The RNA shown here (small-subunit ribosomal RNA) has 1518 nucleotides and comes from Phycisphaera sp. The organism belongs to Phycisphaera, within Bacteria. Rfam family: Bacterial small subunit ribosomal RNA. Rfam links the family to the GO terms structural constituent of ribosome and ribosome. Model confidence (mean pLDDT): 82 of 100.
RNA sequence: AAAUUCAAUCGAAGAGUUUGAUCCUGGCUCAGAUCGAACGCUGGCGGCAUGGUUAAAACAUGCAAGUCGAACGCGAACGAGUCUUCGGACUUUAUUAGAGUGGCGAAAGGGCGAGUAAUGUAUUUUUAACGUACCUCUAGGCCAGGGAUAGCAUCGAGAAAUCGUUGGUAAUACCUGAUGACCCCGUAGUGUUGUAUGGCACAGCGGGCAAAGGCUUGCCACCUAGAGAGCGGGAAAUAUCCUAUCAGCUUGUUGGUGAGGUAAUGGCUUACCAAGGCGAAGACGGGUAGCGGGUGUGAGAGCACGACCCGCCGCAUCGGGACUGAGACACUGCCCGGACUCCUACGGGAGGCUGCAGUAACGAAUAUUCCGCAAUGCACGAAAGUGUGACGGAGCAAUGCCGCGUGCAGGAUGAAGCCCCUCGGGGUGUAAACUGCUGUCAGGGUUUAGGAACACAAUGACCAUACCCAAAGGAAGGACCGGCUAACUCUGUGCCAGCAGCCGCGGUAAUACAGAGGGUCCAAGCGUUGAUCGGAAUCACUGGGCUUAAAGGGUACGCAGGCGGACUGAUAAGUAUGUUGUGAAAUCCCACGGCUCAACCGUGGAAUUGCUUCGUAUACUGUCAGUCUUGAGCAUGUCAGGGGUCGUCGGAACUCUAGGUGGAGCGGUGAAAUGCGUAGAUAUCUAGAGGAACGCCAAUGGUGAAGACAGACGACUGGGACAUUGCUGACGCUCAGGUACGAAAGCAUGGGUAGCGAACGGGAUUAGAUACCCCGGUAGUCCAUGCCCUAAACGAUGUGUACUAGUUCGAGGAGGUUUUAACGCCAUCUCGGACGGAGCUAAAGUAUUAAGUACACCGCCUGGGGAGUACGGUCGCAAGGCUAAAACUCAAAGGAAUUGACGGGGACUCACACAAGCGGUGGAGCAUGUGGCUUAAUUCGAAGCAACGCGAAGAACCUUAUCCAGGGUUUGACAUGUAUGGAUUAACUUCCCGAAAGGGAAGCCACACCUUUUAGGUGGAACAUACACAGGUGCUGCAUGGCUGUCGUCAGCUCGUGCUGUGAAGUGUCGGGUUAAGUCCCUUAACGAGCGAAACCCCUGUCGUUAGUUGCCAGCGAGUCAUGUCGGGGACUCUAACGAGACUGCCGGUGUUAAACCGGAGGAAGGUGGGGAUGACGUCAAGUCCUCAUGGCCUUUAUGCCCUGGGCUGCACACGUGCUACAAUGCCACGGACAGAGCGACGCGAUACGGUAACGUGGAGCAAAUCGCAGAAACCGUGGCCCAGUUCGGAUUGUGGUCUGCAACUCGACCACAUGAAGUUGGAAUCGCUAGUAAUCGCGUAUCAGCUACGACGCGGUGAAUAAGUUCCUGAGUCUUGUACACACCGCCCGUCACGUCAUGGGAGCUGGGAGUGCCCGAAGUCGCUUCAAUUCAGGAGUGCCUACGGCAAGCUUGGUAACUGGGACGAAGUCGUAACAAGGUAGCCGUAGGGGAACCUGCGGCUGGAUCACCUCCUUU
Repeated sequence: AAAUUCAAUCGAAGAGUUUGAUCCUGGCUCAGAUCGAACGCUGGCGGCAUGGUUAAAACAUGCAAGUCGAACGCGAACGAGUCUUCGGACUUUAUUAGAGUGGCGAAAGGGCGAGUAAUGUAUUUUUAACGUACCUCUAGGCCAGGGAUAGCAUCGAGAAAUCGUUGGUAAUACCUGAUGACCCCGUAGUGUUGUAUGGCACAGCGGGCAAAGGCUUGCCACCUAGAGAGCGGGAAAUAUCCUAUCAGCUUGUUGGUGAGGUAAUGGCUUACCAAGGCGAAGACGGGUAGCGGGUGUGAGAGCACGACCCGCCGCAUCGGGACUGAGACACUGCCCGGACUCCUACGGGAGGCUGCAGUAACGAAUAUUCCGCAAUGCACGAAAGUGUGACGGAGCAAUGCCGCGUGCAGGAUGAAGCCCCUCGGGGUGUAAACUGCUGUCAGGGUUUAGGAACACAAUGACCAUACCCAAAGGAAGGACCGGCUAACUCUGUGCCAGCAGCCGCGGUAAUACAGAGGGUCCAAGCGUUGAUCGGAAUCACUGGGCUUAAAGGGUACGCAGGCGGACUGAUAAGUAUGUUGUGAAAUCCCACGGCUCAACCGUGGAAUUGCUUCGUAUACUGUCAGUCUUGAGCAUGUCAGGGGUCGUCGGAACUCUAGGUGGAGCGGUGAAAUGCGUAGAUAUCUAGAGGAACGCCAAUGGUGAAGACAGACGACUGGGACAUUGCUGACGCUCAGGUACGAAAGCAUGGGUAGCGAACGGGAUUAGAUACCCCGGUAGUCCAUGCCCUAAACGAUGUGUACUAGUUCGAGGAGGUUUUAACGCCAUCUCGGACGGAGCUAAAGUAUUAAGUACACCGCCUGGGGAGUACGGUCGCAAGGCUAAAACUCAAAGGAAUUGACGGGGACUCACACAAGCGGUGGAGCAUGUGGCUUAAUUCGAAGCAACGCGAAGAACCUUAUCCAGGGUUUGACAUGUAUGGAUUAACUUCCCGAAAGGGAAGCCACACCUUUUAGGUGGAACAUACACAGGUGCUGCAUGGCUGUCGUCAGCUCGUGCUGUGAAGUGUCGGGUUAAGUCCCUUAACGAGCGAAACCCCUGUCGUUAGUUGCCAGCGAGUCAUGUCGGGGACUCUAACGAGACUGCCGGUGUUAAACCGGAGGAAGGUGGGGAUGACGUCAAGUCCUCAUGGCCUUUAUGCCCUGGGCUGCACACGUGCUACAAUGCCACGGACAGAGCGACGCGAUACGGUAACGUGGAGCAAAUCGCAGAAACCGUGGCCCAGUUCGGAUUGUGGUCUGCAACUCGACCACAUGAAGUUGGAAUCGCUAGUAAUCGCGUAUCAGCUACGACGCGGUGAAUAAGUUCCUGAGUCUUGUACACACCGCCCGUCACGUCAUGGGAGCUGGGAGUGCCCGAAGUCGCUUCAAUUCAGGAGUGCCUACGGCAAGCUUGGUAACUGGGACGAAGUCGUAACAAGGUAGCCGUAGGGGAACCUGCGGCUGGAUCACCUCCUUU
């Protein structure tokens, strides 16, 4: 100066579902990844992996462990050759095959996971307590002998397996002897080292122990000793699942000594001694499970798992046992016992696939009875080599991961088909066809690099390499499309069929079922199911909670445990940091590399968060030592108190007893009755007895740990506060288990018992009333002693300590101030309350008495139900308490707050709502509508108010709806179009049949154009035929439009912006006044605005202007018996257009100097002058498909259309709405007066005439301010009637008529005469009306031939009474309150009973499994003993201990099943009641006790998580 220094820590998403809506709590569900998977549909190729998870149940067949002739002795045959006497012999085969002796191996490799919760595994140590064949190294050695035995031969037994006799034979087989140490044993030393039992080194003495040879002659074996490597045995610490509904376990158990045993320590075994050992930090027991490296998932921490590969362990049909060996108590060795299978001549034998294939079985499910030792290993061998289901490969399977392909380019304003359609078109879609191009894979042919590495050569089971050929040819499906979640339409279906992961879809318009078209996502796969992690902070270490959602133990004391004040020193256990060793490999991660890429594989690294060695640091924690006073405690003084226990005493009330007075009731209730009372009650007075509770004081006041505690006094006794200085010196806090206390009820024994009072009896109430109310009344309540041990035992808030704004009240103490005292004031300690800030909280709320900020310790929770239940345990005399599950079932259950709705909650306000009045209905007769009944049919609709004189403003036919009977018709009674026909079918006239419709016959013939004009041709309305279609008062008003009713002409209903609240929402719109009114004013985090209210519109009331016919007539004139009759007039009335007028404008008072109200003036009218029209947002799935319109469905020789007759009018009955009455305020007769609004030509119809009348004859006038209907009636006057069923009332019936109409029988109206019913003012109940109203009186009109009209709609005449209030009934509005309602009280909801389904507890029993205990039996075998035999080693016979299997017994534990039985859960429409939610109609709930069909009721005590009203206290603001 340059270059190099790579990397290995990259990472966190949510959604749906509880509600009318909201926030929270909380569960359920989904989206992701993964798999040794399975199933469904589909399927081209290749690479790399993987493949019996179930029956460690059973297995046919073949193979999976052999090798060595260079340890040893034997030793064929086929074949070939030679010879032959033809019987055979010899040579070769042959250093053979083959078995045997011997050596090594067979304890490896391979399989499986039954057992095992520690004899295991993992990590770190340790062995001074150990072993080791083969391999390596070092040192030394390998001498001399001997006797057998298999094979073989012989004979024999047996079916076989196999065995026995006799004979002979070899060795690296076996034995004896020698030699031998640095080997082993004994013995006594020295040095050194270690914490140590001890180890190492050195030099002595005594005793003991070895060997094998082979061949290819330089190698391999063999023996002894030492060392190494590798492989093993043992030990310790730590870690290692669930269960306490397993709490005590243990006798070789714990330790010691001696002995035995082992390679080695050790109760490993045994004898003796001691009595230990383990356990809440979980012993013992039960259940489950091989463990690790790792794998899946996850941001991580974790959670789940332990296939393939690697390490360790365990097992080898089940159980026991040893032998051999370096190594086994041995997967393809041995012995015994059991089960099973096989062979058998019945005497006896054989076997072990949890090796590789394979079989059957099981199961949702898992492969070939393949090839090869070519490679890599292993065994044997000197080697060649042999063996090897280890292994290498191939086969099968989309089982997984990875890669490739199924073509590429062009190609239409866009074919066909299919789908949709608004009928215009759109989609599939450049997609196809068609044109051109290419050749991956599969296919065919030729060929040979590589895996091959062993000096050379040789060697491939299998895989593969290169080149050529042909041809778009052979190669795409699955799921999904309501939201989550990417992707939409049609048809079918009609709560059916079906779907569904959750929410949920389907009851005639389904993007949710099924099909189709289209689309979306993946793709040789796609879905489904199962499983794990994630999301899940839903067990919370990281990282949750407990006032009300699940959750603080009823309270205190307190051992263990956890935690702990200030200062100093020491130590270095924890802690931090550095370092040593280890944490196998594989895996994960990183870099590089190899297969064309990838999957896959190789090399190197990183990582392995752990344990461990040795240092360093000393802040903190720990430990040790010393010191301190502030935590804690003690002492002294004072004080308050229903603190506790025991005893004594007191007055009021009550009941009873006795006596007196007194004389008929008392008592009780909503009202009554039961009950008591003339045998004298109640009432009252006197005396006495008894038991229980203690008025006022008294108070969110006091005390206590809590439960709890109250007359007064006394005794004993616990705790606390304050003040003052002293003392001790951390002595403290909390507390599992434990102990003590613990309301009421209840239990036991003995007392006591006045009142009250479960149960019980009676009376009421009621549908019932096992209740509420009443009359009685037993346990109990009281005392003593002993139990029980639970409450809404609550502040629903564990205890302790510290800190963090204030204001105010009460209780106890001790100070200061004032000379003292009182009242005050100031500051202080402790206790008890209220308000309130920050903070916190889901919110409500809490807030120095925390639910704030922190620390310490304890208790408790983890969706709802099942269930605080069952079983088990434990406590209790019992009742029961404590502890405490599961199956099953639901998608919620829940908290707080919001808006509504509702309340037999509250406040305020309004309304003919009530009250005050007037008149009715309900009783009668009739009319009319409805129900019911009837019928061939009595068409249909309307149903509380808001159906019922309603649709219907006119049912004899028609109407009319086939509602019924009958007849007829089918392109139709009606509309449009197309095709064909062609002048008669239609119409008209006549005739026949018929009830008519209709059918038949005869006559007649149209219209336009052209032309040859008696006529012909063409067209064509009409008609006929056929086809499209018409038609439907058929269904659905719950598919709809439109219209309408109703709350209600009630005063409400909303919006924008702002503000408040996490939010739903609130505010505005509330409050104080006021109004008919959300009308207006004031206040005000609101300011404004809209729809409603009001006003604008119409009629009416006053006046004016204009106009003056058909209306009017004052003045003038004319005429008439008389009349605006005429001339004329516009004054008046009137008509009908435009204006004026009324606005709280003026005055007084009240009121906030407001709005407004009250009174007054003026005025025709006064506070909206009166009436009408006008109906907010919405409610009732209100009414109407039969006004009309309309979707869908149904019908089409009928559900359409036509016709005749009948029905809609039917009558034991019930209801609604009306009319007429019941009479004298009336009725009758006669006479007389006054309206308004309408209508009129198919009409109104005058005068006149006839008729008693209805009406008839007749016809003037009038298309109307002209004429007509048309006489208004009540009323007035006169007369009669005289209180009667009438001179009231008029039903009913008879007779005779009139009118309309084709026709009055069913079924019209009217007239006349006659008849003359009920009815004498109407029960419970109920309706209308506040002024020109009610009441009463008549008139008109629509519909209409006529009429059932007494109805409806209008018109005018006469014309009242009462109220000026809001207690109650009804309805409505606003505010507030409670709510478990939101389909909104016609809501919700509880329990018994009955039926069905499911799981479960008990259960006389029955029947399995498991682990032990005791006794009996005792195989094989080790170790002993006795004996025979024996040189020795073996061996024979017998026997002892232990012991597998088996048997017996009493128990334990855990399953299955069971007559019957208990509760539980669930189930469209069952029964009984109505317990809870509102004051839920008796406030509810908790504990306990009794009772009852059932919810439940009642007693006692407790709680507020009770509404309402009043009072007290306190607080807030000024």